[in-house]
RNA sequence: UUCAGAGUAGAAGAUAUGCGUUAAGUGCUGUUGGAUGGGAAGUCGCCAACAGACGAAAAGUCGAUAGGCUUGCGGUAUAUCUUUGCAUCCGCUGGG
Numbered sequence: 001u002u003c004a005g006a007g008u009a010g011a012a013g014a015u016a017u018g019c020g021u022u023a024a025g026u027g028c029u030g031u032u033g034g035a036u037g038g039g040a041a042g043u044c045g046c047c048a049a050c051a052g053a054c055g056a057a058a059a060g061u062c063g064a065u066a067g068g069c070u071u072g073c074g075g076u077a078u079a080u081c082u083u084u085g086c087a088u089c090c091g092c093u094g095g096g
Base pairs, nucleotide, nucleotide: 001096002095003094004093005092010084011083012082013081014080015079016078017077018076019074020073021072028052029051030050031049032048033047034046038090039089040088058071059070060069061068062067
């Protein structure tokens, strides 16, 4: 100098265990803040707080009651596994 490669935040699927089904959560909008390959820089992606609008799937069964169990449902939460995954500059690994 040239060629190739690894790794973030996340995303999807499977499995397990929960939560809700007396409606929280998810999704949507706005504001503020935060994190985001080892370094720099950072968002049309991600997260949090607050505010706003919207909005749902239950059924069966045991029990005297309280409540439990089963099957569902929810753009539900977490964990594990698999697949996928940062434009730019530098760095890292391997080859020429």

A computed fold for a 96-nucleotide RNA, annotated as THF (Tetrahydrofolate) riboswitch aptamer.
Rfam family: THF (Tetrahydrofolate) riboswitch aptamer. Rfam describes the family as follows. Tetrahydrofolate (THF) riboswitch was first reported for Ames et al. as an RNA motif in 5' untranslated (5'-UTR)regions of folate transport and biosynthesis genes in Firmicutes genomes.